[in-house]
Predicted 3D model of a 515-nucleotide part of an RNA (small-subunit ribosomal RNA, 5' domain) from Rhodopirellula sp. Lineage of the source: Bacteria > Pseudomonadati > Planctomycetia > Pirellulaceae > Rhodopirellula. The RNAcentral record of the full RNA draws on ENA and SILVA.
Context: one part of a larger RNA
RNA sequence: GAAUGAACGUUGGCGGCAUGGAUUAGGCAUGCAAGUCGCACGAGAAGCUGAGUAGCUUGCUACAAAGCGGACAGUGGCGAAAGGGAGAGUAACGUGUGGUUACGUGCCCUCGAGACCGGGAUAGCGUCGGGAAACUGGCAGUAAUACCGGAUAACAUCUACGGAUCAAAUGGUGAGAUUCCGCUCGAGGAUUGGACCGCAUACUAUUAGCUUGUUGGUGAGGUAAUGGCUCACCAAGGCUGCGAUGGUUACCGGGUGUGAGAGCAUGGCCCGGCUCACUGGGACUGAGACACUGCCCAGACACCUACGGGUGGCUGCAGUCGAGAAUCUUCGGCAAUGGACGAAAGUCUGACCGAGCGAUGCCGCGUGCGGGAUGAAGGCCCUCGGGUUGUAAACCGCUGUCAGUUGUUAGGAAAUGCAUGGUGGUUAUCCAUCAUGUUUGACCGAUCUUCAGAGGAAGGACGGGCUAAGUACGUGCCAGCAGCCGCGGUAACACGUACCGUCCAAACGUUAUUC
Numbered sequence: 001g002a003a004u005g006a007a008c009g010u011u012g013g014c015g016g017c018a019u020g021g022a023u024u025a026g027g028c029a030u031g032c033a034a035g036u037c038g039c040a041c042g043a044g045a046a047g048c049u050g051a052g053u054a055g056c057u058u059g060c061u062a063c064a065a066a067g068c069g070g071a072c073a074g075u076g077g078c079g080a081a082a083g084g085g086a087g088a089g090u091a092a093c094g095u096g097u098g099g100u101u102a103c104g105u106g107c108c109c110u111c112g113a114g115a116c117c118g119g120g121a122u123a124g125c126g127u128c129g130g131g132a133a134a135c136u137g138g139c140a141g142u143a144a145u146a147c148c149g150g151a152u153a154a155c156a157u158c159u160a161c162g163g164a165u166c167a168a169a170u171g172g173u174g175a176g177a178u179u180c181c182g183c184u185c186g187a188g189g190a191u192u193g194g195a196c197c198g199c200a201u202a203c204u205a206u207u208a209g210c211u212u213g214u215u216g217g218u219g220a221g222g223u224a225a226u227g228g229c230u231c232a233c234c235a236a237g238g239c240u241g242c243g244a245u246g247g248u249u250a251c252c253g254g255g256u257g258u259g260a261g262a263g264c265a266u267g268g269c270c271c272g273g274c275u276c277a278c279u280g281g282g283a284c285u286g287a288g289a290c291a292c293u294g295c296c297c298a299g300a301c302a303c304c305u306a307c308g309g310g311u312g313g314c315u316g317c318a319g320u321c322g323a324g325a326a327u328c329u330u331c332g333g334c335a336a337u338g339g340a341c342g343a344a345a346g347u348c349u350g351a352c353c354g355a356g357c358g359a360u361g362c363c364g365c366g367u368g369c370g371g372g373a374u375g376a377a378g379g380c381c382c383u384c385g386g387g388u389u390g391u392a393a394a395c396c397g398c399u400g401u402c403a404g405u406u407g408u409u410a411g412g413a414a415a416u417g418c419a420u421g422g423u424g425g426u427u428a429u430c431c432a433u434c435a436u437g438u439u440u441g442a443c444c445g446a447u448c449u450u451c452a453g454a455g456g457a458a459g460g461a462c463g464g465g466c467u468a469a470g471u472a473c474g475u476g477c478c479a480g481c482a483g484c485c486g487c488g489g490u491a492a493c494a495c496g497u498a499c500c501g502u503c504c505a506a507a508c509g510u511u512a513u514u515c
Stems, first nucleotide, its partner, number of pairs: 001515004006511005013365006019358002026321003030318003035078003040075002047068003052063005085276003094201008103193002108189007116150004126139005156165003171181002202248003209239003214236008251273004255266004278299005301312004329355001331354003337351001338349004368398004378389004402456001404451001407448001411444002415440001417438009459504005464485003470499005480487002
């Protein structure tokens, strides 16, 4: 000098864009953060209309067929493995880079086949219970794209090459389905993941030996898949001074800072990978997890309890306590982008888009402009003549940025939804496209415009040398200053104050850290 996720001191007008729990991976009140589909299924409350019947105060009340309606809950499907957070662990095939294949891949795309005949349950619901609650039991009965059996069976699988084995929902919509949405088997693609290998990847020898599933083989088991991954038997190997083993520290990369570069330091925000989800262990479901807001067990902690027993997991978004030099709102919206579900309308989305707070950073703008000497007053200095502050002020003229005030609005929506009509795709409920009408903005808002008036807007550090900028007074090795050299003991350009000056400026200094 440059830099920072900074902090502290003094000061502080506006805007844009970024950025903000670095410490206790410490504990958490409260709300929200993952649902959706009635075009898979049974059932169906409230409410509305109400033929009809009864009562009668003849226009009201009660009951009620049928219709509309569709809440809550349940079965089933898909999603919940994404998105979001954090960096505890990890010195490792974790990451980076280059290669290898013995493997998987829901949704998506292409192609080839198929969907025949049957069955028994179960939740909800009803009824009877148990329990303080969480929740839970018996009985009766019901549906499906839930579940099961048989048939069919190849370009699939296995094979001793003879053969054997394996599926489905003809379900939904609709007047109408080979055609739309779905179901089953197979092949290919795409995407994405699993596994293996070469090389690179911190400090320490005041750590020198380490290892028994250890190293290899055979055979099994297991896995989607190779393999001591696991097991039985056999052999006695394997690693190490090119640093094994142990210890300490640490997520890694793209990048970032600095530097002429080489290098050194670093890994916050953003992107890719990895790992974790109160601590430890385990599996289930599933295409995919050994699963942040799933399950089981153990533990610590906290809460409820009728003492029998239960409940919880913010390293999601806000917020709170604690510790700390230190880090924000218990905000708005799904309008846009993206995601889940759905045929769609749409619903959900603390992802996201926005607003709020903080000079935390970078950038931009403003705090006026021109004239004005009897060089006013005041301040400071003085050789008492004067000098300086200083055209600075006053005063005169002008302008109207920003902020304030009044009103308007492009755009973010060239998208999307709905309705009607047309055209094309042989048919079509499907798709594409066109026209007309109409719908959707949380928030921001350029631009234009009204009003008023210089009005609302300057400080901080420094002035001995390094280093730009000095005088007076006070103090008297005191009080104090200080980055280094060093100042201060009675004339201090170095302390304190004043005036003046210098440098930066909505900031200026200090501290910490890196180059």